[in-house]
RNA sequence: CAACGGACUUGUUGAAAUGAGCAGCAGGCAAGGAAUUGCCUGUAUGAAUGUUGUCAAAUUCGGUGAACCCUGUGAAAUGGCAACGCCGAGCGAAGCCUGUUUCGAAGAACAGGAACGUGUAGAGACUAGACGGCAACUGUCCAGUCCGGACAAAGGCAUAGUCCAGACCACAAACAGCGGG
Numbered sequence: 001c002a003a004c005g006g007a008c009u010u011g012u013u014g015a016a017a018u019g020a021g022c023a024g025c026a027g028g029c030a031a032g033g034a035a036u037u038g039c040c041u042g043u044a045u046g047a048a049u050g051u052u053g054u055c056a057a058a059u060u061c062g063g064u065g066a067a068c069c070c071u072g073u074g075a076a077a078u079g080g081c082a083a084c085g086c087c088g089a090g091c092g093a094a095g096c097c098u099g100u101u102u103c104g105a106a107g108a109a110c111a112g113g114a115a116c117g118u119g120u121a122g123a124g125a126c127u128a129g130a131c132g133g134c135a136a137c138u139g140u141c142c143a144g145u146c147c148g149g150a151c152a153a154a155g156g157c158a159u160a161g162u163c164c165a166g167a168c169c170a171c172a173a174a175c176a177g178c179g180g181g
Stems, first nucleotide, its partner, number of pairs: 001006001008021005022046002024043008050137006060089006069080002090118003096113007122164001124163005138152005168180002171177001
């Protein structure tokens, strides 16, 4: 703060119990001048993870994988739900890089590129801005001849809201679905 006896985030659950993400610690491999970074394994760890501005666009068509949990079984398999991991094409605001055109210049427009986003909510609609993109600042650390560099987590498979085809009831192995509403 709150009433979860909970506090890094989140899914499941009547309860018991547990999955996933992030970070810490230990070990290993690789990169680097170093701070440190990436990947793998384990874990009876969760103290900590800064500030200010700016952008709000695209939001489409297809496809792939999935824990816990539910059903089921002698045990399974199949089936279901779904936190979530992704691919191809297309598309995208501001900023950055390249080119062309225009202009006295500033600037503007167009095309291409890299990153990131969209796709990826409960079918979805709208508003905002952030935990996102971009620009800077600050702090700690490394290096140092100069130039500089590293770190400051994740949550947006809808975050905060407003809506909506909602809750709910009956059938149904679960669940979809169907009917009512």
A computed fold for a 181-nucleotide RNA from a Terriglobia bacterium, annotated as Group I catalytic intron. NCBI's taxonomy places the organism under Bacteria, Pseudomonadati, Acidobacteriota, Terriglobia. Its Rfam family is "Group I catalytic intron". Its family is annotated with Group I intron splicing in the Gene Ontology.